[in-house]
Bacterial RNase P class A from a Gammaproteobacteria bacterium, 371 nucleotides, folded computationally. It matches the Rfam family "Bacterial RNase P class A". Gene Ontology terms of the family: tRNA processing, ribonuclease P activity and dimeric ribonuclease P complex.

RNA sequence: GUGGGUGAGCGGGCAAUCGCUUCCGAAAGGGAGAGGAAAGUCCGAACUCCGCAGGGCGGUGUGCCCCGUAAUCCGGGGGCCCGAAAGGGACGGAAAGUGCCACAGAAAAAAUACCGCCGGGGCUACGCCCCGGUAAGGGUGAAAAGGUGCGGUAAGAGCGCACCAGCGAUCCGGUGACGGGUCGGCUUGGCAAACCCCGCACGGAGCAAGGCCAAAUAGGGAAACGAAGCGCGCUUCGGUGCGCAGGAGGAUGGCCCGUCCGAGUUUCCGGGUAGGCCGCUCGAGUUCCGGUGAAAGCCGGAAUCCAGAUGAAUGAUUGCCGCCCCGCCCCUGGCGGGGUACAGAAUUCGGCUUACAGCUUGCCCGCUCGC
Numbered sequence: 001g002u003g004g005g006u007g008a009g010c011g012g013g014c015a016a017u018c019g020c021u022u023c024c025g026a027a028a029g030g031g032a033g034a035g036g037a038a039a040g041u042c043c044g045a046a047c048u049c050c051g052c053a054g055g056g057c058g059g060u061g062u063g064c065c066c067c068g069u070a071a072u073c074c075g076g077g078g079g080c081c082c083g084a085a086a087g088g089g090a091c092g093g094a095a096a097g098u099g100c101c102a103c104a105g106a107a108a109a110a111a112u113a114c115c116g117c118c119g120g121g122g123c124u125a126c127g128c129c130c131c132g133g134u135a136a137g138g139g140u141g142a143a144a145a146g147g148u149g150c151g152g153u154a155a156g157a158g159c160g161c162a163c164c165a166g167c168g169a170u171c172c173g174g175u176g177a178c179g180g181g182u183c184g185g186c187u188u189g190g191c192a193a194a195c196c197c198c199g200c201a202c203g204g205a206g207c208a209a210g211g212c213c214a215a216a217u218a219g220g221g222a223a224a225c226g227a228a229g230c231g232c233g234c235u236u237c238g239g240u241g242c243g244c245a246g247g248a249g250g251a252u253g254g255c256c257c258g259u260c261c262g263a264g265u266u267u268c269c270g271g272g273u274a275g276g277c278c279g280c281u282c283g284a285g286u287u288c289c290g291g292u293g294a295a296a297g298c299c300g301g302a303a304u305c306c307a308g309a310u311g312a313a314u315g316a317u318u319g320c321c322g323c324c325c326c327g328c329c330c331c332u333g334g335c336g337g338g339g340u341a342c343a344g345a346a347u348u349c350g351g352c353u354u355a356c357a358g359c360u361u362g363c364c365c366g367c368u369c370g371c
Stems, first nucleotide, its partner, number of pairs: 001367010012321007020033005035342001039353002042351005047206004054257004059202005064078005079091001080089003092197002097195002099191003114138002116134008146164006165187001167184007210278004220269006229244006249261004285304008322340008
């Protein structure tokens, strides 16, 4: 100098005038007031409600190992694979079963003999036919019954041998994924982000959750199903308390079983209300320091409060400046013109994904040149 990889931050500033929301205050006045993604609603939780939250089937998610976290499809580190490297990875099982691999090819999986090679026989005799052997060579294909080499054979073949890969057994190291050594019959395509099998996890709904106050109406109409009963006590003899039993309907994410509640439930038509307050911002919060750990993190201390709106607030105007682009000039600079991204909280937090004009910057790898 150049190519590549992997992170981080800012994303307008200042002043004046007027204006908006909220908190403190009697008032004057003072304090605070949209994000790195507030977006998507893709995950995980906190919180709230469902009386308890069982078993099976089905369903959803996840998929190498260890650690972290409230938890996760997240973070840190390792193993293995890919890559020249920095780095990256959607990574259980294909002999439990089913399915697919077009075309080409003889044959696409417990799948082969098209060409060929060898042996024997025959014939119209140098060519052809028949039988047997073969899977080394060639062809087709993305992929063809381990690879390379040597020996051997009628010709070949792990048939034998050497090395390598795979598989099995065994020993050693490691928490583990896995790695290494030794021995061995020789050797069993791919796809599961195909169905599936296996391991692990999972109650549901959601701030429009949920709670309080006030008000209004028609305590409306119709239909279906059901409340059997027994014992004891009290009684104003209307009834009432307790226990047992029965039982329409209901709860338990779907279904079944189980469990529980249960005297009124369920369906249709019609009517009233849509107001106010809480939830609502002090949080798995932020910043700094110390300890610990390889790191992610964890422990301790100190300081601090940074929106709570509810048709939904933070804006408008003016001036100067910053940054980017273009033109001109008397060119360390000046003048003029234009532009300045994505985008707005609505219960909160931890992630992921997507959008983003411009600016700043760290570390790492490769190549080339010079010192």

Source information:
Taxonomically the source falls in Gammaproteobacteria (Bacteria, Pseudomonadati, Pseudomonadota).